[in-house]
RNA sequence: AGAGUUUGAUUAUGGCUCAGGAUGAACGCUAGCUACAGGCUUAACACAUGCAAGUCGAGGGGCAGCGUGUACAGGUGCUUGCACCAGUAUGACGGCGACCGGCGCACGGGUGAGUAACGCGUAUCCAACCUGCCAUAUACUCGGGGAUAGCCCGGUGAAAACCGAAUUAACCCCCGAUGAGAUUCCUUGCGGACAUCCAACUGGAAUCAAAGUUUCACGGUAUAUGAUGGGGAUGCGUCUGAUUAGCUUGUUGGCGGGGUAACGGCCCACCAAGGCAACGAUCAGUAGGGGUUCUGAGAGGAAGGUCCCCCACAUUGGUACUGAGACACGGACCAAACUCCUACGGGAGGCAGCAGUGAGGAAUAUUGGUCAAUGGGCGAGAGCCUGAACCAGCCAAGUAGCGUGCAGGAUGACGGCCCUAUGGGUUGUAAACUGCUUUUGUAAGGGAACAAAGUGCGGGACGUGUCCCGUUUUGCGUGUACCUUACGAAUAAGGACCGGCUAAUUCCGUGCCAGCAGCCGCGGUAAUGCGGAAGGUCCGGGCGUUAUCCGGAUUUAUUGGGUUUAAAGGGAGCGUAGGCCGAAGGUUAAGCGUGUUGUGAAAUGUAGUCGCUCAACGGGUGCACUGCAGCGCGAACUGGCUUUCUUGAGUGCGCGGAAAGUUGGCGGAAUUCGUUGUGUAGCGGUGAAAUGCUUAGAUAUGACGAAGAACUCCGAUUGCGAAGGCAGCUGACUGUAGCGUAACUGACGCUGAUGCUCGAAAGCGUGGGUAUCGAACAGGAUUAGAUACCCUGGUAGUCCACGCGGUAAACGAUGGAUGCUCGCUGUUUGCCAUAUAUGGUAAGUGGCCAAGCGAAAGCAUUAAGCAUCCCACCUGGGGAGUACGCCGGCAACGGUGAAACUCAAAGGAAUUGACGGGGGCCCGCACAAGCGGAGGAACAUGUGGUUUAAUUCGAUGAUACGCGAGGAACCUUACCCGGGCUCAAACGGCAGGGGAAUGUCCGGGAAACCGGGUAGCCGCAAGGCCGCUGCCGAGGUGCUGCAUGGUUGUCGUCAGCUCGUGCCGUGAGGUGUCGGCUUAAGUGCCAUAACGAGCGCAACCCCCAUCUUCAGUUACUAACGGGUAAAGCCGAGGACUCUGGAGAGACUGCCGGCGCAAGCUGCGAGGAAGGCGGGGAUGACGUCAAAUCAGCACGGCCCUUACGUCCGGGGCGACACACGUGUUACAAUGGCGGGGCACAGAGGGGAGCCAUGCGGCGACGCAGAGCGGAUCUCUUAAAGCCGUUCUCAGUUCGGACUGUAGGCUGCAACUCGCCUACACGAAGCUGGAAUCGCUAGUAAUCGCGGAUCAGCACGCCGCGGUGAAUACGUUCCCGGGCCUUGUACACACCGCCCGUCACACCAUGAGAGUCUGUAACACCCAAAGCCGGUGGGAUAACCUUUAUAGGAGUCAGCCGUCUAAGGUAGGACAGAUGAUUAGGGUGAAGUCGUAACAAGGUAGCCGUA
Repeated sequence: AGAGUUUGAUUAUGGCUCAGGAUGAACGCUAGCUACAGGCUUAACACAUGCAAGUCGAGGGGCAGCGUGUACAGGUGCUUGCACCAGUAUGACGGCGACCGGCGCACGGGUGAGUAACGCGUAUCCAACCUGCCAUAUACUCGGGGAUAGCCCGGUGAAAACCGAAUUAACCCCCGAUGAGAUUCCUUGCGGACAUCCAACUGGAAUCAAAGUUUCACGGUAUAUGAUGGGGAUGCGUCUGAUUAGCUUGUUGGCGGGGUAACGGCCCACCAAGGCAACGAUCAGUAGGGGUUCUGAGAGGAAGGUCCCCCACAUUGGUACUGAGACACGGACCAAACUCCUACGGGAGGCAGCAGUGAGGAAUAUUGGUCAAUGGGCGAGAGCCUGAACCAGCCAAGUAGCGUGCAGGAUGACGGCCCUAUGGGUUGUAAACUGCUUUUGUAAGGGAACAAAGUGCGGGACGUGUCCCGUUUUGCGUGUACCUUACGAAUAAGGACCGGCUAAUUCCGUGCCAGCAGCCGCGGUAAUGCGGAAGGUCCGGGCGUUAUCCGGAUUUAUUGGGUUUAAAGGGAGCGUAGGCCGAAGGUUAAGCGUGUUGUGAAAUGUAGUCGCUCAACGGGUGCACUGCAGCGCGAACUGGCUUUCUUGAGUGCGCGGAAAGUUGGCGGAAUUCGUUGUGUAGCGGUGAAAUGCUUAGAUAUGACGAAGAACUCCGAUUGCGAAGGCAGCUGACUGUAGCGUAACUGACGCUGAUGCUCGAAAGCGUGGGUAUCGAACAGGAUUAGAUACCCUGGUAGUCCACGCGGUAAACGAUGGAUGCUCGCUGUUUGCCAUAUAUGGUAAGUGGCCAAGCGAAAGCAUUAAGCAUCCCACCUGGGGAGUACGCCGGCAACGGUGAAACUCAAAGGAAUUGACGGGGGCCCGCACAAGCGGAGGAACAUGUGGUUUAAUUCGAUGAUACGCGAGGAACCUUACCCGGGCUCAAACGGCAGGGGAAUGUCCGGGAAACCGGGUAGCCGCAAGGCCGCUGCCGAGGUGCUGCAUGGUUGUCGUCAGCUCGUGCCGUGAGGUGUCGGCUUAAGUGCCAUAACGAGCGCAACCCCCAUCUUCAGUUACUAACGGGUAAAGCCGAGGACUCUGGAGAGACUGCCGGCGCAAGCUGCGAGGAAGGCGGGGAUGACGUCAAAUCAGCACGGCCCUUACGUCCGGGGCGACACACGUGUUACAAUGGCGGGGCACAGAGGGGAGCCAUGCGGCGACGCAGAGCGGAUCUCUUAAAGCCGUUCUCAGUUCGGACUGUAGGCUGCAACUCGCCUACACGAAGCUGGAAUCGCUAGUAAUCGCGGAUCAGCACGCCGCGGUGAAUACGUUCCCGGGCCUUGUACACACCGCCCGUCACACCAUGAGAGUCUGUAACACCCAAAGCCGGUGGGAUAACCUUUAUAGGAGUCAGCCGUCUAAGGUAGGACAGAUGAUUAGGGUGAAGUCGUAACAAGGUAGCCGUA
């Protein structure tokens, strides 16, 4: 510090996800030790049991219990007086339960429910306050009185407890005296911030004290001061929600009282009507706050466990009492709920103290030890108490440290695993083995610190209660830490991961199953992603997972984001609050800067340092704690005040301009209607029609009239307006802008939340109006349907007036204002100059561009540039602009505006393709023009289907279907049935043993095979050859063409496909390769940020067409000779034909025309051939996971007495049917029924072709020459030509099918061959929709040959003969190329994609209601209690005194105010639930349509009905 993920790829936007750190954690696997720290986050749920607050006898009366002493009697021992034992009495003593009294119990400890608050934090203030114990100082401590608990007696009660009577003490209570002093009042009035007021000093009045024990000493009282602790006030800070906007009546203030320690509506009476709130009151939700903790570069964000500070609480609610302090966790009273005891009458209780229990929960410990230390309470002290505290126990729950050994050791052992070139590699120096060490462990021994101080005893010093010295005693943890010795590698390693992010890979298993997954995504038979293993990587006494927080996320942006198109500018203006604001001078010092002071607790953080063996941890010192406040100084900037200024703004004056608005008047054309004239059969409408109108006279046309609406031309990137919007002409009224001038004001300005106003169309209300057009509706068409598009009609509406509504894709998708920043070119209005031109200037309105900006497209003085100010808005997509609530509206609806749930994208710009019922250009037997077919028949053949034991397998749009197969009777053969074999049918190697090889015979059998016999017997040897046995290799037409090689088809013989360098672009990519002309061609030329190059095109190759040359046998024969019935038959020749080589020739080279050129063109010339001369071979980058594992090869998988192999038979040949490709026909341009005559080319031939002769009607047979062939042979070519016949018919057409008789091949023609002869003589009379081939030696037609092959050809591959028609042309169909355009497609239109319906699941809204809770209000009732009143009842202290009394005071009781809980009632808010219902979301293969994306086939979209 970044990374993954939207796309075919790119860029930016944008979300999601990951890597890091952290935790009071939990879960899984694993686990040796030590130190330090931590441990109910949930039910502030309920609690058994024990403990957590007592102490003082030096305050007191006392004495239950314990001990001592004394006295008494008893027992035992017995030395008659002692000892011991138990008992009784005795408070005399040590002490002490309970009681009175003092102090403490308000600390310490726990918890976080409540609280959004002066609760907390920070700073300031209290002249408006209190403070026990403590310190300092001063002054006192006198006299008297009274009661009561306990004990005892009596009584009630189950208990808890209580009542009565008698009696008693105190540091208990009371009265009096004194008053330095305090308080209040009066007086005086230095002084103060001099108005009120406060107030030193002086004098006076009233009120207020005390406790003793006593040698000291400790106490007590009053006052003052301090310290400590508290109380109060204020500034600032302190969560979310406006779908909470108004709240408040003691409320806000005042006067006077009450109350309090004190201020205060804290409380009360009266008076006033205020107070708070958009800078967020009130209400609702949530929450203890801080120091700090985590994270982060920081700013921030999140958290508040342990420790420290503050607050609040103690089962829930209320209340006060006592006290210095409480409205009191282990106090009281009352109410409520719960639990327990009970004799049913009544009582008791409060673990959010420490342990512990139950419950809840994913989850959190011991009913431990000690007061030794630290601290607290009481005490004179010893001491007692202390679940505070210190220790120990449990828990990997965290941090830190240590260990599980170290060194050597290779034939790199065995084993495992994988690969292999078979040598090896890896685990791996790892192990074994050798040597060494001993932390830890086990055992034994030694053994701390933590103790300071105090007490007791002794001594000393000062001098009168302190200090010092010596000694003694006190240790929970603990025989612990630590040290020494012995033993012995001995006691100690796992977890996760290994597709990318992200370090680390292989095998096996599985087969969209099982499963994984943080995101992207893996898994459908070769999974580095699942499970296992081996190996590796990371961390390590831990490792992973889950949860949560921060980070990454600049993804809420102060630091540090945006708003034309990605989410986002309000529809527009006016304007309130608010924010911001021109120039100059003066002043101030609030902001600001700087210095200093105080504070910012400690801990924490941090830098040195020190202590535990180190570290964690801890001690000590410094710094920091960015904050707040005080006091100075400064004056640039912001602010305040003030004096000026004119340029911002405004006003005046002058000028011209405009579809600016409102309201009148006027106008013509058109439309429709009415009347009427003319006129006659149609009109109208459409792609085509029909509905409709029309002989009752339409349409058309003339005239007149009526009505309403809109304003042609001008008219334009024109003008005006804030926007919406505004258009005939004209009047009136209203408004704005511009220019010119520089007279006036003197910052008066900009923006603008709430607010107010305006606001297209549609819509609503009322009343008019209604010509046209025209939702709804009706009819006609179209269509599979057509609730549409088209047509004919037509209501609301469209128009006017007045109101409402308030939305639009209200758009420049661009808020307003101000300033600044290159230019060019139009145009509108005004002014100036110059004067046909033009130039300048201001304000508008357009186009093009520089810099700059921008993701790009683009914007660019009219900014989307550079800056300032203000407002509005955005934060992934969907759900949703929806629901609920509120506001507005007559309604329609508008404004405001969520969540659950769901996805990993959604979206922008640009790029390359592909596609379009987009455009342009061009080509092709693509169409058109023609010729001939196929589709109908019969047959042949292939395929589908069906059938079958099997009908083997493959090929399936074009690019399968006379295809693999160029030839299935057996074989082939892969299929089926049956019978055999298992080293195997074939081949290689090794070993053993036997035999030459080899031939032959017999038996069984369908054969294969099995069984038996016989002949023969190599080589000097090694060995060769052949059976048998065993072993190592076999064999498979079994699967996967979607694991592959090779080969092939198709687009397509289409003209394309790319590269290097350069240039352009952030980039994908572009350019080149585009444009113009041209070509069959990316063929060439010109142009050109491109210049070149490659694969394709073309050419080079082969055949044909002409010529030359060379060479001539088996070919040829002109000349010469010979010769025949005839014939190159023979000699001969090298002329010709021909054959086989080698060359020439054609290049738009020449001419005319056009053109810049390339090139095109011509009845051109010449030429055998002319513009690529004809044909072939040749197939770019790539596409179709195209075809083939059955041609071959090959990875993997599968079979191994079988999925191998051999044999016999069968099948591949089946047959209701469908399709493709062909053959033969349907006839006279013919048939062949018959006769005569002619002309090829290219091939083949030895298990062959076969002349010739003979036989047969014939297929063919018999005999037999020649030829391995330019020699012989297949081999008579046929159509054709000449005449003859048939005469339009199912025929003298056609030949299927069938019968009989034959021939040939072959081991064998039954299933299942071909041919011949005779006989039989089917369908068929030119073929529906639709469709195929062909542009010249082509189509059509005619025959011939070859491969395969024993035989079998209508197929295939070749050959020649005869030999046409047509092409205007590119509109249309199909395919293709180039350019361009749109795109929501990229598996690429066979694409994408929308909505209803049906099904499943999920969350949500509504819903008659129902249930629960929260906070208040109103009324009723009102406990305890404080306060007030009363107090006839009761009453120790004081007073009176004539006293069994009275008074003062107090109390009970009663009354009243307030009030918790309770009750009643109505609403508010929140949650849960609800028949039914609504839409939404999600879900491999459901239904219906086709809305959108291309002109998406009616351009799309927004608002509205």
About this RNA:
The RNA shown here (small-subunit ribosomal RNA) has 1505 nucleotides and comes from an uncultured bacterium. It matches the Rfam family "Bacterial small subunit ribosomal RNA". Rfam links the family to the GO terms ribosome and structural constituent of ribosome. The prediction has a mean pLDDT of 83.